The prediction has a mean pLDDT of 80. This is a predicted structure of a 144-nucleotide RNA (c-di-AMP riboswitch aptamer (ydaO/yuaA leader)) from a soil metagenome. It matches the Rfam family "c-di-AMP riboswitch aptamer (ydaO/yuaA leader)". A reference for the family is Barrick et al. (2004), "New RNA motifs suggest an expanded scope for riboswitches in bacterial genetic control", Proc Natl Acad Sci U S A.

């Protein structure tokens, strides 16, 4: 200077500081981003495993949402479930944007809903945090 991320603008009341311009904390708007639930109409009619020539049986397993964050495979706990670590792996970031060229360097998490939500116009409701600090080189663009 900028990054990730949707996570910024602004406007008013009210309280407090403050010559003043402001600034702080709350609290309720508005735009802008973001996300979720909802017709018709379309689509779907769950998987897994064991039997059985076949129709079919018998057992197991709840569903979903924000996110890139999903899926193996090793060991150690633990003994429906599940927890810790190690290796990878879909995917995912890396300085206004996009190509190229070289060297890279990081994430591959948490969490919420409560047995329920495919898609979805109207329409209804939520969110606006929080963590972070600079590789290079052309060209073209965009912004001040």
């Nucleotide at each position: 200077a900028g990054c990730c991320g949707a996570a910024u603008c602004u406007c008013g009341a009210c309280g407090g500081c403050g010559c003043c311009a402001g600034c702080c904390g709350c609290c309720g708007g508005g735009a802008a981003c973001g996300g979720g639930g909802a017709a018709c109409c379309c689509a779907c009619u769950u998987g897994g495993a064991g039997c059985g020539u076949g129709a079919g049986c018998u057992c197991c397993a709840g569903g979903g949402g924000c996110g890139a964050a999903u899926c193996g495979c090793c060991g150690g706990g633990a003994c429906u479930u599940u927890c810790c670590g190690g290796u990878g792996u879909a995917g995912c970031g890396c300085a206004c944007u996009c190509u190229u060229u070289c060297a890279g360097c990081g994430c591959g998490a948490g969490c919420c809903c409560g047995u329920c939500a495919g898609c979805u116009a109207a329409c209804c409701c939520c969110g606006u945090a929080g963590g972070c600090g600079c590789g290079a080189a052309a060209g073209a663009g965009a912004a001040g």